[in-house]
RNA sequence: AGAGUUUGAUCAUGGCUCAGGAUGAACGCUGGCGGCGUGCCUUAUGCAUGCAAGUCGAACGGUUUUUGCUUUUUGCAAAAACAGUGGCGGACGGGUGAGUACAAGCAAGGAACGUACCCUAAACUUAGGUAUAGCUCAUCGAAAGGUGGGGUAAUCCCUAAUGUGACCUACGGGUUAAAGGGCAUAACUUCCCGGUUUAGGAGCGGCCUUGUGCUUAUCAGCUUGUUGGUGGGGUAAUGGCCUACCAAGGCGAUGACGAGUAGGGGGUGUGAGAGCAUGUCCCCCCACAAUGGCACUGAGACACGGGCCAUACAUCUACGGAUGGCAGCAACAGGGAAUAGUUGGCAAUGGGCGAAAGCCUGACCACGCGACGCCGCGUGAAGGAUGAAGCCUCUCGGGGUGUAAACUUCUUUUGCCAAGUCAUCGAGGCUUGGCGAAUAAGCGCCUACAAACUACGUGCCAGCAGUCGCGGUAAUACGUAGGGCGCAAGCGUUAUCCGGAUUUAUUGGGCGUAAAGGGUAGCGUAGGCUGUGUAUUGCAUCGUACUUGAAAGCUCGGGGCUUAACCCCGGUGUUGAGUGCGAGAUGGGUACACUAGAGGAGAAGAGAGGGAAGGGGAACUGAUGGUGGAGCGGUGAAAUGCGUUGAGAUCAUCAGGAACACCAAAGGCGAAGGCACCUUCCUGGAUUCUUUCUGACGCUGAGGCACGAAAGCUAGGGUAGCGAAGCAGAUUAGAGACCUGCGUAGUCCUAGCCCUAAACGCAUGUCUGCUAGUUGUCCGCAUCUAAUGUGGUUGACGUAAGCUAACGCGUUAAGCAGACCGCCUGGGGAGUACGACCGCAAGGUUAAAACUCAAAGGAAUUGACGGGGACCCGCACAACCAGUGGAGCGUGUGGUUUAAUUCGAGACAAAGCGAAAAACCUUACCAGGUCUUGACAUUCUACUGCGAAUCCGCAGAAACGCGGACGUCCUUCGAGGGAGUAGAACAGCAGCUGCAUGGCUGUCGUCAGCUCGUGCCGUGAGGUGUUCCCUUAAGUGGGCUAACGAGCGCAACCCAUAUCCAAUGUUAUAAGUGUCAUUGGAGACUGCCCACGUCAAACGUGGGAGGAAGGAGUGGAUGACGUCAAGUCAGCACGGCGCUUAUGACCUGGGAUACACACACCCUACAAUGGCGAAAAACAAUGAGUAGCCAAGCCGUAAGGCUGAGCAAAUCUCUAGUAAAUUUCGUCUCAGUUCGAAUUGAGGUCUGCAACUCGACCUCAUGAAGCCGGAAUUGGUAGUAAUCGCAGAUCAGCAGGCUGCGGUGAAUACGUUCUCGGGUCUUGUACACACCGCCCGUCAAGCCAACAAAGUUGAGGGUGGCCGAAGAGCCGCGUCUUAAUUGCGCGGAGCUAAGCCAAAUUCAGCGAUGGGGACUAAGUCGUAACAAGGUA
Repeated sequence: AGAGUUUGAUCAUGGCUCAGGAUGAACGCUGGCGGCGUGCCUUAUGCAUGCAAGUCGAACGGUUUUUGCUUUUUGCAAAAACAGUGGCGGACGGGUGAGUACAAGCAAGGAACGUACCCUAAACUUAGGUAUAGCUCAUCGAAAGGUGGGGUAAUCCCUAAUGUGACCUACGGGUUAAAGGGCAUAACUUCCCGGUUUAGGAGCGGCCUUGUGCUUAUCAGCUUGUUGGUGGGGUAAUGGCCUACCAAGGCGAUGACGAGUAGGGGGUGUGAGAGCAUGUCCCCCCACAAUGGCACUGAGACACGGGCCAUACAUCUACGGAUGGCAGCAACAGGGAAUAGUUGGCAAUGGGCGAAAGCCUGACCACGCGACGCCGCGUGAAGGAUGAAGCCUCUCGGGGUGUAAACUUCUUUUGCCAAGUCAUCGAGGCUUGGCGAAUAAGCGCCUACAAACUACGUGCCAGCAGUCGCGGUAAUACGUAGGGCGCAAGCGUUAUCCGGAUUUAUUGGGCGUAAAGGGUAGCGUAGGCUGUGUAUUGCAUCGUACUUGAAAGCUCGGGGCUUAACCCCGGUGUUGAGUGCGAGAUGGGUACACUAGAGGAGAAGAGAGGGAAGGGGAACUGAUGGUGGAGCGGUGAAAUGCGUUGAGAUCAUCAGGAACACCAAAGGCGAAGGCACCUUCCUGGAUUCUUUCUGACGCUGAGGCACGAAAGCUAGGGUAGCGAAGCAGAUUAGAGACCUGCGUAGUCCUAGCCCUAAACGCAUGUCUGCUAGUUGUCCGCAUCUAAUGUGGUUGACGUAAGCUAACGCGUUAAGCAGACCGCCUGGGGAGUACGACCGCAAGGUUAAAACUCAAAGGAAUUGACGGGGACCCGCACAACCAGUGGAGCGUGUGGUUUAAUUCGAGACAAAGCGAAAAACCUUACCAGGUCUUGACAUUCUACUGCGAAUCCGCAGAAACGCGGACGUCCUUCGAGGGAGUAGAACAGCAGCUGCAUGGCUGUCGUCAGCUCGUGCCGUGAGGUGUUCCCUUAAGUGGGCUAACGAGCGCAACCCAUAUCCAAUGUUAUAAGUGUCAUUGGAGACUGCCCACGUCAAACGUGGGAGGAAGGAGUGGAUGACGUCAAGUCAGCACGGCGCUUAUGACCUGGGAUACACACACCCUACAAUGGCGAAAAACAAUGAGUAGCCAAGCCGUAAGGCUGAGCAAAUCUCUAGUAAAUUUCGUCUCAGUUCGAAUUGAGGUCUGCAACUCGACCUCAUGAAGCCGGAAUUGGUAGUAAUCGCAGAUCAGCAGGCUGCGGUGAAUACGUUCUCGGGUCUUGUACACACCGCCCGUCAAGCCAACAAAGUUGAGGGUGGCCGAAGAGCCGCGUCUUAAUUGCGCGGAGCUAAGCCAAAUUCAGCGAUGGGGACUAAGUCGUAACAAGGUA
């Protein structure tokens, strides 16, 4: 100090999350020692038991025990203890935080007070008296406790005297005290401890004032002892503290009153600080003591371990009554995630009492329990590499764990044992000795943030997760292991606080578009801020001195425990408050001046500024009348509608209401909303000019007041046109819409409400000052109504600076500053609920939470897309030719069938495709029969001891098996090679995954694109270059240009072909030129000329010369970056998975050829441009051939057969004595035919072990559909389409398919509007898996929280009334004592706690049901939004 997360990427906004520190903590796993701290945060719930406040005999009378003396007893003395009277202390110490929000606390001050014990000073301490407890007697009660009689002491109580003093005073006077005890002594004095009065002090306490410190306005008005005064009372003391009377005040937007929450501070945690959070331990203060009230005693209490009363709870009881208060220390129950021992001691510190010894002290000091925290120490140290074993991993070579271990040497902190010492005991400390590496390591994490990686298992399962997210068969994210990283007697998790978060912003944020400027330069109150000069004041401010800011803590320095934590000493600090003195700048106050701000007076012109009244014409609709006669109207197209009862059209007249064409504009006016025919009246504001006047009168403005489009509401009018709702017609799958015809409210006027808008300048508060300009409009002024200058207003540009996330703004700021106001703090829920206020209502204003998500949103970038735009291209359309789709047949596919009909390919880019040949084989499928180291490869071990091949026989469908025959391999003679049998490794798989892959291929597309380096622009993603203009088949070339160059593509280089030349000459030619063949060259480049186009160039167009060929000559091969998880694991290769007597291998037979049907691609046709026949005539090219092509000859109607030359081929053959179409002749004569050939029957040929399923061909016979094909759709731009045949691959045989070859040989293209595809630029976007995108709402299902709701339950504080204990004061009566009060007892009135009743009120719980909301991979219906989203 930052990081992760919105996006394809970017910047900014913005939330969420993380890394740090901390805790009175808890939980999980683990756990050696010591020191110092710390430990019921929850039920201020209830408490068994023990202890926590007593002490004094030197205040008193006594009692008991012991001892001594005297002793018959009695008695005397001493010591120890004791109930009672009396004194002091139980108001401290200890606990807890319920209550408490101008109360208490804290800081600083104040005057009207008290003070036991303590200190100082002065004075005194004399004389009397009466009771009473204890005790004793009697008596009541279960107990607790009580009653009566008798008698007694004091430092108990009372009286008198004295009066240093004190108090009161009408200054004459009056009032007011005391207590004694003790050591020692024979006794007194002295001395000690006391007592009384007064004054002072110290410390402590009571009271008052100011300041300061929580949330809430969805709490806005509160208050009757209330605010003040007078008299009185009361108190230690001031005071409405209380009371009587009088007055009507007091508080409040600087937040009263109410509600909620809460002990406060020193401090503590965190933070750079400012702050924020917090108040455990320690210290100070407060409050409380089961709940509520009350007083007594006392110096002090309204009293934790005192009293009285009431209430609740609990205990005892003989039922009549009694008793109790752990928020003291332990302990117990309960609650809870959770917090300890019913310990020891008064030795230390402190407290009470006492003269003291001493007693008491759960304060305190110690110990115990708990890793709860902080700090320290240890679990060994040094050496040790065949880098052991084991484990993990592996490419099998190795690597890791790892000097780690073993092993050698050494040490002994901790631990265990023992001795000594600290006066003793216990605990503990210290010193010394002995034993023994011995007694001692875990936890979390390893995708990124964030240090640390591999294997196996799992397979969107199980699970993880703080955030993003991981897991669907190769998971560094789950689980385990190995390894690693971090911390360490701890480590993690959870919870909470601060930080990071400048994410509430004083330091230190924002508001055009991200959240955010109020509808209004409106008016204006409080408040805030405020021009120039002088004087004064000294409030703020500043300086200085002093007081205070407790100690502890923090911090600096030093010291003590072996160190540290911890403790001690000293210093600083404590940012604050107050007091005294001083300063006079700045702000404030006061006073006097000024004119630059502001305002007034005068003159002038402009304007849809506002209100009221009057007037006008055009159009529209309606009415009446005339003319006229069939349609009108409306739409994309129609229909509803109107019209022969006369529409529409046209003419005339009349009526009505609303709005004001042109002028008109970036124009004018107004605060905004808004304002438009003309005239008149009333009226507001702004501007300019010139002097002049006032003299800061100003700016802003919470509340408040006013205005405020449209729609809507109330009452009354008005209603031509338009027109929500509604009706009807269309459209549509539907159409509750868009379109059409009607049409009610409304729109208009008057009066009154409502108070909201994208109330906008496509989101900008008001005022003031400052910061280059250019160019218009409107209104003025000056000037010559000129140039120009100077004011105000309203626009444009975007160059300057500057700002901005960017877009953009830019003197009309979103720049630089100042003043004041309003508003914002993630998205949704929600501008909603509840409450309040306003409203007739509709509704408006104010305005949350639960819950839920990790985003939502802004600007810009690159793509993609658009039923956006511009330009361009292509047999894309158009034009033309021939087809397909209809028929039959062939082939392929789907579907169906089947034991099997093996598999793959699926829009274009699957379907005569893989397959350039399924009868067996192929073959992967099915049935059956067989084999298991295997049909095939390599290696090893053992054995056999030579083969393999061939032939024959038997069984069998064959494989396989059995038997026999023949035969006896090579060799360097060692054995080896080779072979067989058995076994082991392994083989094998057309089994799965083309979504794990390589390779290859298709496609966009032979489209013209795709990129890079450097530079430049931009915060950046990116851009530029590659855009623009001309041109091209082309990112082809040229021009311009912040770009300059380059690469992959284009083109060219390559092949074929067209022309020529040269050389060569086999097999070509009868022969020779030549042709032909082979080889090598030439040739074409807009090179030349003319015209046109262009600024120019490039180039294009037209023409010409030459040429075989003219503008890429023609055709091929060649396929950029990439797209489609495109295709292929069945060509091959290959990862992983699966099978291993089977998913492998062999064999026979079957199937892939099935057949209601659908699709794709061919073939043949439907005929006369034809069929058939005959005869005659012609003309090719490419190819292939020895398991072959096969001449000639003969046989057969033919397929073919027999025989047989030649040829491994420019020689022979296919194949030529005919290539076919073509040409000539004849015939057929428009018909299901002499068209067409399917189908079927019979007979044959060939191939082949074998033509049944299932081949091709021949002959004879048979002679189906079909007469040119619906919607739709394909190919082709020239040697092309169409038509005709030939050859080849595959192949034993089988071609209508495919690949090649030549023959004959057209038509048409105006053109780019439309269809399809593509390219470039631009535009919009809420898309980026990219439109096959995104996304909205109802309904249905599940779940969650909140709201309303008849009601119901509980709690709280007040109010009114009834009742009313104890209690102090008051009144009355009685009574003891006294000189008299006091005291005691009884009764009464008022006050009052609790209780009861009542009406409201606040808060909370539940609530049938209701309406909405959030969320939930694959539900329903539509398609509202995003592109012109198809109606912006």
The RNA shown here (small-subunit ribosomal RNA) has 1432 nucleotides and comes from a metagenome. Model confidence (mean pLDDT): 81 of 100.